This is a predicted structure of a 72-nucleotide RNA (transfer RNA) from a Rhodospirillaceae bacterium. Its mean pLDDT, the model's own confidence on a scale to 100, is 83. Its Rfam family is "tRNA". From the family's description: Transfer RNA (tRNA) molecules are approximately 80 nucleotides in length. By type it is a transfer RNA. Lineage of the source: Bacteria > Pseudomonadati > Alphaproteobacteria > Rhodospirillales > Rhodospirillaceae.

[in-house]
RNA sequence: GGGCACUUAGCUCAGCGGAAGAGCGCUUCCUUGACAUGGAAGAGGUCACAAGUUCGAUCCUUGUAGUGCCCA
Repeated sequence: GGGCACUUAGCUCAGCGGAAGAGCGCUUCCUUGACAUGGAAGAGGUCACAAGUUCGAUCCUUGUAGUGCCCA
C1' cells in the first nucleotide's frame, strides 16, 4: 500500500427497514442473627463519527476513524 471482517449498556453479545434487548455486573427492597443463594423492582445507550437513500435506518449506500485477520 491492497483486500476482508468487526464497532450496539460497565463486560460478553443478540437484534437483517417499523417502539433498542438478553446474560453477567450495578442500585434499592424482601428473605437471614449476618453473609451467600433465591425473589421483586429499578438505573444505565447521541446503536464509533459524518453524509446519503427512504414515509421511516442499529439495519441499505458512501466517506472517516479505531480494532483484528490475510496479501504485498